[in-house]
Molecule: FMN riboswitch aptamer (RFN element)
Organism: Microcella sp.
RNA sequence: AACGCACUUCGGGGUCGGUGAAAGUCCGAGCCGGCGGUCAUAGUCCGCGACCCGCAGUCGAGCCCUCGGGCCUGACGGCGGUUGAGCUGGUGGAACUCCAGCACCGACGGUGAGAGUCCGGAUGGGAGAAGUGCGGC
Repeated sequence: AACGCACUUCGGGGUCGGUGAAAGUCCGAGCCGGCGGUCAUAGUCCGCGACCCGCAGUCGAGCCCUCGGGCCUGACGGCGGUUGAGCUGGUGGAACUCCAGCACCGACGGUGAGAGUCCGGAUGGGAGAAGUGCGGC
């Protein structure tokens, strides 16, 4: 040094116009893209996170009871499931990642008219990233 333990900090982005009684939701034109990996740089290759669904377990509250337990509810972590989208050409040793071209995708709830872009769960959570200290050496 690797590595281990503890702690700290960081950790999601995006509009103008038109129509209309009303739309940041429709129409036109824009804009945005978490994390790790990948012989070369990724929204659309592989995997992960979050949202959503399920399972058993632990802890707590309330009620009932034949005092064995049962019903119901909240929180926690674990495991599992679901989860959108790209091709062609060029360069090169190597790129579905760069360049050129033309495309495509975007949860759930709400909202005088339908949402990737407004509001909300979220001053949340998190894949992870950086650093400090001690040990180690």